[in-house]
Order: sequence, then structure tokens, then C1' cells
RNA sequence: GUCCUCGUAGCUCAGGUGGAAGAGCGCCACUCUCCGAAGGUGGAGGCCGCAGGUUCGAUCCCUGCCGGGGGCA
Repeated sequence: GUCCUCGUAGCUCAGGUGGAAGAGCGCCACUCUCCGAAGGUGGAGGCCGCAGGUUCGAUCCCUGCCGGGGGCA
């Protein structure tokens, strides 16, 4: 230089040929306990890397850029 792939909650990751976002762990509260841990119940937390485009509608499709990983040269 060029091609491929990944970027979604604090972390690890889901998300069927577009209809508006979830799980596990973690965190908080309550419950349980003499107090904790474990268990049970509930809750908070994300404008989906950034900017454009297509569309009535984009995490999803298209383009550029940024960052991680890899192939070739």
C1' cells in the first nucleotide's frame, strides 16, 4: 500500500432477508442470616465507534473516516 474481519451496558457477548435493543457476570436496594457469603425478588445503566447517504423507518443496507486483529505485498 491493498484485502478481510471486529467496534452494541462497567466486562464478555447475542441481536432471522430494516419496524426501534437483550443475556450472563458485575453494580444498587430489599429479602434471607447473629453478621457476612451463597440463594431469592426487584432496579439502575446503552442516542449501537464517528460523519454522511438510502428509506416512512437503520444496530442492520451503501460511502468515507477513526481504532483493534489478521492475510498478501

A computed fold for a 73-nucleotide RNA from a Mycobacteriales bacterium, annotated as transfer RNA. NCBI's taxonomy places the organism under Bacteria, Bacillati, Actinomycetota, Actinomycetes, Mycobacteriales. Its mean pLDDT, the model's own confidence on a scale to 100, is 82. Rfam family: tRNA.